Small-subunit ribosomal RNA, 3' major domain from an uncultured eukaryote, 489 nucleotides, folded computationally. The full RNA is in RNAcentral, with records from ENA and SILVA. Model confidence (mean pLDDT): 81 of 100. Rfam family: Eukaryotic small subunit ribosomal RNA. Its family is annotated with ribosome and structural constituent of ribosome in the Gene Ontology. On this family, see Yusupov et al., Science 2001: "Crystal structure of the ribosome at 5.5 A resolution".

Context: one part of a larger RNA
RNA sequence: UGACGGAAGGGCACCACCAGGAGUGGAGCCUGCGGCUUAAUUUGACUCAACACGGGAAAACUCACCAGGUCCAGACAUAGGCAUGAUUGACAGAUUGAUUGUUCUUUCUUGAUUCUAUGGGUGGUGGUGCAUGGCCGUUCUUAGUUGGUGGAGUGAUUUGUCUGGUUAAUUCCGUUAACGAACGAGACCUCAGCCUGCUAAAUAGGGUUCUGCGGUUCGCCGCAGCAAUACCUUCUUAGAGGGACUUUGGGCAGAAAGCUCAAGGAAGAUUGAGGCAAUAACAGGUCUGUGAUGCCCUUAGAUGACCUGGGCUGCACGCGCGCUACAAUGGUUCGGAGAGCGAGCGUAUCCUGUCCCGUGAGGGAUGGGUAAUCUUGUGAAUCCGAAUCGUGAUCGGGAUCGAUUCUUGUAAUUAUUAAUCGUGAACGAGGAAUUCCUAGUAAGCACGAGUCAUCAACUCGUGCUGAUUACGUCCCUGCCCUUUGUACA
Numbered sequence: 001u002g003a004c005g006g007a008a009g010g011g012c013a014c015c016a017c018c019a020g021g022a023g024u025g026g027a028g029c030c031u032g033c034g035g036c037u038u039a040a041u042u043u044g045a046c047u048c049a050a051c052a053c054g055g056g057a058a059a060a061c062u063c064a065c066c067a068g069g070u071c072c073a074g075a076c077a078u079a080g081g082c083a084u085g086a087u088u089g090a091c092a093g094a095u096u097g098a099u100u101g102u103u104c105u106u107u108c109u110u111g112a113u114u115c116u117a118u119g120g121g122u123g124g125u126g127g128u129g130c131a132u133g134g135c136c137g138u139u140c141u142u143a144g145u146u147g148g149u150g151g152a153g154u155g156a157u158u159u160g161u162c163u164g165g166u167u168a169a170u171u172c173c174g175u176u177a178a179c180g181a182a183c184g185a186g187a188c189c190u191c192a193g194c195c196u197g198c199u200a201a202a203u204a205g206g207g208u209u210c211u212g213c214g215g216u217u218c219g220c221c222g223c224a225g226c227a228a229u230a231c232c233u234u235c236u237u238a239g240a241g242g243g244a245c246u247u248u249g250g251g252c253a254g255a256a257a258g259c260u261c262a263a264g265g266a267a268g269a270u271u272g273a274g275g276c277a278a279u280a281a282c283a284g285g286u287c288u289g290u291g292a293u294g295c296c297c298u299u300a301g302a303u304g305a306c307c308u309g310g311g312c313u314g315c316a317c318g319c320g321c322g323c324u325a326c327a328a329u330g331g332u333u334c335g336g337a338g339a340g341c342g343a344g345c346g347u348a349u350c351c352u353g354u355c356c357c358g359u360g361a362g363g364g365a366u367g368g369g370u371a372a373u374c375u376u377g378u379g380a381a382u383c384c385g386a387a388u389c390g391u392g393a394u395c396g397g398g399a400u401c402g403a404u405u406c407u408u409g410u411a412a413u414u415a416u417u418a419a420u421c422g423u424g425a426a427c428g429a430g431g432a433a434u435u436c437c438u439a440g441u442a443a444g445c446a447c448g449a450g451u452c453a454u455c456a457a458c459u460c461g462u463g464c465u466g467a468u469u470a471c472g473u474c475c476c477u478g479c480c481c482u483u484u485g486u487a488c489a
Base pairs, nucleotide, nucleotide: 001489002488003486004485005484007483008482009481010480011479012478013477016473017472020437021436022435023434024433027324028323029322031320032319033318034317035315036314043054044053065310066309067308068307069306070305071304076119077118078117079116080115086113089108090107092105093104094103123298124297126296127295128294132292134286135285136284137282138281139280144183145182146181148179149178150159151158152157162174164173165172188275189274190273191272192271194242195241198239199238200237201236204233205232206231207229208228209227210225211224212223213222214221215220245268247263248262249261250260251259252258326430330389331388332387333386334385335384336383343375344374350369351368352367353366354365355364356363357362396427401422402421403420404419405418443465444464445463446462447461448460449459450458
């Protein structure tokens, strides 16, 4: 100087607690991990910092695993063999999962591409992440880190970097043997809120005229129309800008930094949410992202490459993330009102409107869209109204299983998904434990995208409905600082 303390004192955090909310843990199912099983059930990762993670929803491919089969894509060099043929390909019959000349029988074909041996390459989802790069994660979302000159000390080192107050903050005020600086924090960047001010818009709307329909108290009003189009920009879109700086007024405080209440304001937690993010580390993860890569292994009966089939899905069991529920604040059937992010084909056929057929899934015929133009106002679901059910394992629940149909795909059996009819299990709110969370948040509800030929109970976004309870503390768990003990390094 660190590390540790069942040492003390401060400070901080819903990955801590308190007050609460939603749960998870119990059930069924989905999915990941272990175990067991298996030809194989490929594999990495195991406290936070492994386990709906590897963007890991695997029917083939993927694919690394298993049972088989085939190919060389063995550069180049040297030597051999070789035009009197190095070698290549093949019908048929056997062989074979195979109409695989793979091999055998049989002969034809080809013409220096190859063949044999050695050296040496190449390939490898083979090994080693404890040889590495790069990237990521974590310590660590906290406030921490460093040198110059000066001071102290023989020196390692220390001061600066602090008793105190304050802040989200080593943020400031102030104290002061320190002074003046750098990185981090902040500033910055992105998104969301405000602008009747600017710039505009036949891919956004309003409006005018016309046409059609309906109602008219004959003044006109309502609806529809890529029919035409003066004018305008409130709504929409998006550029340039503006706007908040804790502004003003109380109170507290050295009347410092700042805190707190109110007013004005679209906005007064750093306005809200993200991004970026120091120093020092870990023998954290990744050689299965890479034509990044050392070394080792293998390299033709291959650990290379391709083909067929299987497996990764296997089920006495244990654990983790989730979905659906246990109902009446509900189920079912009608009707109604109503979002915001997206995405979309060029022939390897994407998003799909309308009409017809079908109980439905779906099919057929016609259109639009490379898109603010069409799908699409994505008329979404919680929600609202009416009717019905009447506390029963019930019209709650929808697992399991049977039959049938359609779709995707070369292929659906170990059932891809979806649909119809039937079947109708556990579950009557979950022990000990434990997770997440402070406002448009939790929770509920759906939608879009990623993956995707097909398939979400996943993830990432998006909006709709929208609470209760703190606005604190250091008791538990942990982190930071100061003092202290220990020679543990």